[in-house]
Context: one part of a larger RNA
RNA sequence: GAUGAACGCUGGCGGCGUGCCUAACACAUGCAAGUCGAACGAGAUGCGUAUUGGAAAGCUUCGGCCGGAAGAUACGUUAUCUAGUGGCGGACGGGUGAGUAACACGUGGGUAACCUGCCUUAUGGAGGGGGAUAACAGAGAGAAAUCACUGCUAAUACCGCAUAAGCACACAGUACCGCAUGGUACAGGGUGAAAAGAUUUAUCGCCAUAAGAUGGACCCGCGUCUGAUUAGCCAGUUGGCAGGGUAAAAGCCUACCAAAGCAACGAUCAGUAGCCGAUCUGAGAGGAUGACCGGCCACAUUGGGACUGAGACACGGCCCAAACUCCUACGGGAGGCAGCAGUGGGGAAUAUUGCACAAUGGGGGAAACCCUGAUGCAGCGACGCCGCGUGAGUGAAGAAGUAUUUCGGUAUGUAAAGCUCUAUCAGCAGGGAAGAUAGUGACAGUACCUGACUAAGAAGCCCCGGCUAACUACGUGCCAGCAGCCGCGGUAAUACGUAGGGGGCAAGCGUUAUCC
Numbered sequence: 001g002a003u004g005a006a007c008g009c010u011g012g013c014g015g016c017g018u019g020c021c022u023a024a025c026a027c028a029u030g031c032a033a034g035u036c037g038a039a040c041g042a043g044a045u046g047c048g049u050a051u052u053g054g055a056a057a058g059c060u061u062c063g064g065c066c067g068g069a070a071g072a073u074a075c076g077u078u079a080u081c082u083a084g085u086g087g088c089g090g091a092c093g094g095g096u097g098a099g100u101a102a103c104a105c106g107u108g109g110g111u112a113a114c115c116u117g118c119c120u121u122a123u124g125g126a127g128g129g130g131g132a133u134a135a136c137a138g139a140g141a142g143a144a145a146u147c148a149c150u151g152c153u154a155a156u157a158c159c160g161c162a163u164a165a166g167c168a169c170a171c172a173g174u175a176c177c178g179c180a181u182g183g184u185a186c187a188g189g190g191u192g193a194a195a196a197g198a199u200u201u202a203u204c205g206c207c208a209u210a211a212g213a214u215g216g217a218c219c220c221g222c223g224u225c226u227g228a229u230u231a232g233c234c235a236g237u238u239g240g241c242a243g244g245g246u247a248a249a250a251g252c253c254u255a256c257c258a259a260a261g262c263a264a265c266g267a268u269c270a271g272u273a274g275c276c277g278a279u280c281u282g283a284g285a286g287g288a289u290g291a292c293c294g295g296c297c298a299c300a301u302u303g304g305g306a307c308u309g310a311g312a313c314a315c316g317g318c319c320c321a322a323a324c325u326c327c328u329a330c331g332g333g334a335g336g337c338a339g340c341a342g343u344g345g346g347g348a349a350u351a352u353u354g355c356a357c358a359a360u361g362g363g364g365g366a367a368a369c370c371c372u373g374a375u376g377c378a379g380c381g382a383c384g385c386c387g388c389g390u391g392a393g394u395g396a397a398g399a400a401g402u403a404u405u406u407c408g409g410u411a412u413g414u415a416a417a418g419c420u421c422u423a424u425c426a427g428c429a430g431g432g433a434a435g436a437u438a439g440u441g442a443c444a445g446u447a448c449c450u451g452a453c454u455a456a457g458a459a460g461c462c463c464c465g466g467c468u469a470a471c472u473a474c475g476u477g478c479c480a481g482c483a484g485c486c487g488c489g490g491u492a493a494u495a496c497g498u499a500g501g502g503g504g505c506a507a508g509c510g511u512u513a514u515c516c
Base pairs, nucleotide, nucleotide: 001515002514003513005512006511007510008509009508012388013387014386015385016384017383018381019380020346025344026343027342029341030340031339034088035087036086039085040084042082043081044080045079046077047076048075049074050073051072052071058065059064095299096298097297105223106222107221108220109219110218111217114216115215119212120211121210122209123208124207125206127161129159130158136151137150138149140147141146167192168191169190171188173186174185175184176183177182197204198203225271226270227269232262233261237259238258239257240256242254243253244252274296275295276294277293278289279288280287281286301322302321303320304319305318324335325334326333327332352378354377355376356375360374361372362371363370364369391421392420393419394418401412402411403410404409425457428451429450430449431448435443460505461504462503463502464501465486466485467484471500472499473498474497475496481488482487
């Protein structure tokens, strides 16, 4: 000098930041990923029309007349809603740092070894069929979670057929090029694979191919902590061939063959650790750190596995095993806060079970809009940085008090009082934004402006032997105590305790811890 700090004493305001460093310990409760009816059938509630139905009220000569509500059925509906099928999104965003000494990260390259939904551009298409199934209805099983049977039905769900500019595969060619395998272009016949509609008629979708953009995947050079009181390590190990596998190269996997490969330039083993941009310090070189913010990686109770998908081996998906917790009718089930709040626990120690989608972004939708604990804000904490205030001028009878004294005085001290002013902040009243573009403001009647008002509501902490700025008195008497180092205290202690005075910093001041 610095800190994600803590502790002690003290504490006025504002702005901007920041806040579980420990138990990747366990979690009550609420919320954090939905959306589309312009893909689909069905249902419900409305509305309109028609048919039916006939109430109340009114009139009455008591015979009726008039009146048309509720309800029911059918049709329509670009009205609203929804459990289900289907589509897109739940692979982003958010959290944490357990693991990892590694192509994990950083940096620079390579892919003649690769993929890429949505988006953009270009070209070419969308013809004709089929069988199901959920919802629903019926009848069951179970305490529940849920399951199973029969029957009906739709689609942009599923499956064939046709078509094939281009694409893929295997053949047999030509030309050019390269980096070994090879690559590019052109032409040939053969084989194979597509499609979906909706609508308000504006459009939005669908299929194929090519290119781009974006995002990823893999490989390589170099760099990346400590220990030799760790010296040898390794059998899919190193290489080849064949096959499999992947989007793709490869012992990635399998069979066979060979016996290689790494290591004193530190292999292997052990310990520790997410890496970086950066941050702190330092004149620099360096050293230390990796909170917040940004990039990458890894993980989601522990271990394993795949499914779906353009993308996961998937935090709020599935299956299995384990531990734990909960429900149970004992047969069986349910769960996963290292999301935001919050609870217990641990700890020296770290916040609200807040408001809003107004903005910025994200998902869905043609849109209206819906969702969004991302985010924007507010709350709490002097935790940090920065700014401001706690008054200004004048005022000598050098008041009183207090301390000291050689009793004369000296100090506190222009300090106070008194007088004259001012109003930053806080408080009161009035006005009142920008952030938003036609509309829409959580923040918030906030920031800010104006007016009136009162010196009122706002100062402490540490130190005073030397280092080191700042001294006297009393008490104590090697006691009580102080102390960062030297050291101080045993009767005149500037070093302990108290008081007066002084010095330093100041809404903080000291101490402790850690780094330079």